Annotation
This is a predicted structure of a 471-nucleotide part of an RNA (small-subunit ribosomal RNA, 3' major domain) from an uncultured bacterium. It matches the Rfam family "Bacterial small subunit ribosomal RNA".

Context: one part of a larger RNA
């Protein structure tokens, strides 16, 4: 000087407390461990692994296993020789890779192509993340981390950065052997909330006509769209204070960083990743490389994590009726009509989209029914029959219909999230994608709470100080 303390003091955070809703019980989905297996590919393991890499495992993917094949190789560059092709099509054999044969007659006259030969080499999701780059997690959006000059100290170092206040903040003020500066904080960026200007098509419709209909003429008010501005600064008032600032108020769409995001200082964990990629060294080279078929990654006594659906009356079922936002669409989204109980089929108007389609928003509301029951609860699971994607749904896809209908009556110890348009609840969309195991992830709107006395305690963090088994 740090680190540490079941030392002291001060301060903060959904850290506790106050509340709300869940987890832990049940069934299922999914990840992991374990076990099993020919293989169940690999990685991730307290917080910071476990719906994680994986924004899509039937083949492919695929790295694993069994078997069949190849050896200058599936891919790249270089040398030599040779061919009229190569590719595609047909036939035979085969699980296919592949091998053999045939038809065909096109570009082109050169080696840009194919084949063969030899060697340099290719190739490796093989090892090492404790050799590395790059990227990432975490402490933590915590308020810290440093430097120059000066001063003090023999020196390590100290000072500044401590102190008194204040702040979300090393934010600012005052003081002070310090005076300044840098990386962080804040601001600049995006979005949302109010207004104005400009612009009116594909959007809008108050006034005037018109229509079944903003349908058409028309309009430039409104809504909205998208470009530019305005607006909030403790600016004003009162109180306290030396000041910084704090408390209250006015005006205002918004009030004290307005809400949200992006943005993560010096560093810590030899943290994670050699399987995104790159890369040193080591290793394999008729195999640890390449290719094909099939299997596996989906196994199943069990244990754990994360979720979905529940156990019902603020409910279930049926009928009717209303209101979104944000997205996506050409190998695509697909309307109306028709068939079907339905999944879906037929067909193809329109749309590269403020024009058209997806598209029905659902909770909500109005009625009807149900009356405490394992039931009109709950839907697992088995079976019947279908449908769709795709060479192909047996291992192992999704969806629909019908029959039957399991556990479960609010969950022990423990322990999670959340402070406002939040929690809770309710639908909608997208990426990946032929299809889909999505209840996941990332977004969107609708309805919309309760509680916070407070900081004694638990956890984590910041500053000062003190002690010294540590460096």
């Nucleotide at each position: 000087u740090g680190a540490c303390g079941g030392g002291c003091g001060c301060c903060c955070g959904c850290a506790c407390a106050a509340g709300c809703a869940g987890u832990g019980g049940a069934g299922c989905a999914u990840g992991u461990g374990g076990u099993u297996u020919a293989a169940u590919u690999c990685g991730a393991c307290g917080a910071u692994a476990c719906g994680c890499g994986a924004a899509g495992a039937a083949c492919c993917u695929u790295a694993c296993c069994a078997g069949g094949a190849c050896u200058u190789g599936a891919c790249a560059u270089g040398g030599a020789a040779u061919u009229a092709a190569a590719g595609g099509c047909c036939g035979u054999a085969g699980a296919g890779a592949u091998a053999c044969g045939g038809a065909g007659a096109u570009a082109g006259u050169u080696a840009u192509a194919g084949u063969u030969c030899a060697c340099a080499c290719a190739g490796g999701u093989g090892g090492u993340g404790c050799a590395u780059g790059g990227u990432u997690g975490u402490c933590g959006u915590c308020a810290g981390c440093u430097c120059g000059u000066g001063u003090c100290g023999u020196g390590a170092g100290a000072u500044g950065u401590u102190g008194g206040g204040u702040u979300a903040a090393g934010u600012c003020c005052c003081g002070c052997a310090a005076c300044g500066a840098g990386c962080g904080c804040a601001a600049c960026c995006c979005u949302u909330g109010u207004c104005c200007u400009u612009a009116g098509u594909u959007g809008c419709c108050a006034u005037c006509a018109u229509u079944a209909a903003g349908u058409u003429g028309g309009g430039g008010c409104c809504u909205u769209u998208a470009a530019g501005g305005a607006g909030a600064c403790u600016g004003c008032c009162g109180g306290u204070g030396u000041a910084a600032a704090c408390c209250g108020g006015a005006g205002g769409g918004a009030g004290a960083u307005g809400g949200g995001g992006a943005a993560g200082a010096c560093g810590u964990c030899a943290a994670a990743u050699c399987a995104u990629c790159a890369u040193g060294c080591c290793c394999c080279u008729u195999a640890a490389g390449u290719u094909c078929u099939g299997g596996g990654g989906g196994a199943c006594c069990c244990a754990c994590g994360u979720g979905c659906u529940u156990c019902c009356a603020a409910g279930g079922u049926c009928c009717g009726u209303a209101c979104a936002a944000a997205g996506a669409g050409a190998a695509g989204c697909a309307a109306g009509c028709c068939a079907c109980u339905g999944a879906u089929g037929u067909g193809g108007a329109g749309c590269a989209a403020a024009u058209u389609u997806u598209a029905a928003a659902a909770a909500a509301c109005c009625g009807a029914u149900u009356u405490c029951c394992g039931u009109u609860u709950g839907g697992a699971u088995u079976g019947u029959g279908g449908u769709u994607u795709g060479c192909a749904a047996c291992u192992u896809g999704g969806c629909c219909u019908c029959c039957a209908g399991a556990a479960g009556c609010u969950g022990g110890a423990a322990a999670u999230g959340c402070u406002a348009g939040u929690a809770a609840u309710u639908c909608c969309g997208a990426a990946u994608c032929a299809a889909c195991c999505a209840u996941g992830u990332c977004g969107c709107g609708g309805u919309g709470a309760a509680u916070a006395c407070g900081u004694u305690c638990c956890c984590g963090g910041g500053c000062u100080u003190u002690g010294c088994a540590c460096a």